[in-house]
Molecule: Bacterial RNase P class A
Organism: marine sediment metagenome
RNA sequence: CGUGACGGUCGCGGUCCCCGGGAACGGGGAUCGAGGAAAGUCCGAGCUCCACAGGGCAGACUGCCAGGUAACGCCUGGGCGCCGAAAGGCGACGGAUAGGGCCACAGAGAGCAGACCGCCCGCCGCGAGGCGGGUAAGGGUGAAACGGUGGGGUAAGAGCCCACCGCGCGGCUGGUAACAGUCCGUGGCACGGCAACCCCCAGUCGGAGCAAGGCCAAAUAGGCGGCGAGGUCCGGCCCGGACCGUCAGAGCCGUGGGUAGGCCGCAUGAGGUGGCGGGCGACCGCCAUCCAAGAGAGAUGACCGUCCGGGCGCAUAGCGCACGAACAGAACUCGGCUUACGGCAC
Numbered sequence: 001c002g003u004g005a006c007g008g009u010c011g012c013g014g015u016c017c018c019c020g021g022g023a024a025c026g027g028g029g030a031u032c033g034a035g036g037a038a039a040g041u042c043c044g045a046g047c048u049c050c051a052c053a054g055g056g057c058a059g060a061c062u063g064c065c066a067g068g069u070a071a072c073g074c075c076u077g078g079g080c081g082c083c084g085a086a087a088g089g090c091g092a093c094g095g096a097u098a099g100g101g102c103c104a105c106a107g108a109g110a111g112c113a114g115a116c117c118g119c120c121c122g123c124c125g126c127g128a129g130g131c132g133g134g135u136a137a138g139g140g141u142g143a144a145a146c147g148g149u150g151g152g153g154u155a156a157g158a159g160c161c162c163a164c165c166g167c168g169c170g171g172c173u174g175g176u177a178a179c180a181g182u183c184c185g186u187g188g189c190a191c192g193g194c195a196a197c198c199c200c201c202a203g204u205c206g207g208a209g210c211a212a213g214g215c216c217a218a219a220u221a222g223g224c225g226g227c228g229a230g231g232u233c234c235g236g237c238c239c240g241g242a243c244c245g246u247c248a249g250a251g252c253c254g255u256g257g258g259u260a261g262g263c264c265g266c267a268u269g270a271g272g273u274g275g276c277g278g279g280c281g282a283c284c285g286c287c288a289u290c291c292a293a294g295a296g297a298g299a300u301g302a303c304c305g306u307c308c309g310g311g312c313g314c315a316u317a318g319c320g321c322a323c324g325a326a327c328a329g330a331a332c333u334c335g336g337c338u339u340a341c342g343g344c345a346c
Base pairs, nucleotide, nucleotide: 001343004307005306006305007304008303009302010301012033013032014031015030016029017028018027019026020025035327039338040337042336043335044334045333046332047209048208049207050206059205060204061203062202063201064078065077066076067075068074079093080091081090082089083088094200095199099198100197101194102193103192116139117138118135119134120133121132122131123130124129147165148164149163150162151161152160166189167187168186169185170184171183172181173180174179213264214263215262216261223255224254225253226252227251230244231243232242233241234240271290272289273288274287275286276285277284278283308324309323311321312320313319314318
C1' cells in the first nucleotide's frame, strides 16, 4: 500500500408488499445485510441526564514554533538536537541566576572542588629516598573533573598573555514565530548534569454514561377518592345453609405511582463518491450525485461463471494447474492513536 472486482444460485438475518388462514402460522416476491482494523477502550468530541452565584486553594493533564480541526495528548509544515553514506528515521523538545534536593561505584577531588602518580624549587641524606613549598601541562578514576589547538611565557606551569576555534552578553539582519547568520561590538571565560525529583511559568480541565435518557403501559398486591349494606358459594328457581362484611367499610366504580412488557433514542451524518478550485501540506470551499446492516445474546456462509492478482509447470504473443490465504467479527455515533494480520512494493 492493501485486505480482490462483477454477475448468478442456495442458506441465514432485517424491512416492505402480496396470497391463504378466525388465529397461530404457512407460501411467494422485492430490497438490504461487517472491518481495515468492527479490537484495545488509550485520548478527543457529538448526544443525554445530573450538578453549577463569584473568587481562590488543592489535584490531574499538556508543554519548541506556526497551521489544520468541532475537538484532541491527533495530523501537517517548519525549527533545533541525535542517528544514518544517503533516502530517511527518532525526540516528555518551557525554565537549572526563583528556591530546595540529588549526582551511585570508582577516584586525591563531584561544584565556586582537588593533588594519587608526575613535573619544578629548596632543605636533609653517601644513596635509595624523606620533608616543606610551587604547579595543574602530562598520567590515572569516572557518565561527568571548572573551554580546545598552537605559540609566547616560566624554575616548572597556568587565559598568565596572544592568535584561531568555541562560549556568554548586547546589537544588526532575515524569518509571522521557533530560530538562524561567513555580520558588528564586547567579556579571558564567570555559567557541569538531573525538572521522566520537589518546584516555578504558561495553558486546559464539573460528573456519569445509550443499562444515557424519553414515551406508552398490564396482571397481582398495596395507596387515594366516591358510592355503599350487603356480597360470594351450593341451585334452573324457592326455602335453607356456609363464608366475608355492616362506618376500624365486604363489595362495586374511578384514579395516581411503580413493575413485567412494548416503542423511541437508532443511523441524513463534523456522511460517502466524483469533478472543479484554493493550499507545499494537514485540510478547506463550490457543484453534481448516492442513502448503504441495525438487534435480539445477536444473521453475513457455501458453490458456479467471467475478469483481475501473484505462484508453479510447459518452454513462451500463449496454454495448463491449483490458490486469493491471515487477523478478526457491528450492537448510541463520530475523529484519532495503538495493537493484530495473509499478500505486494520500497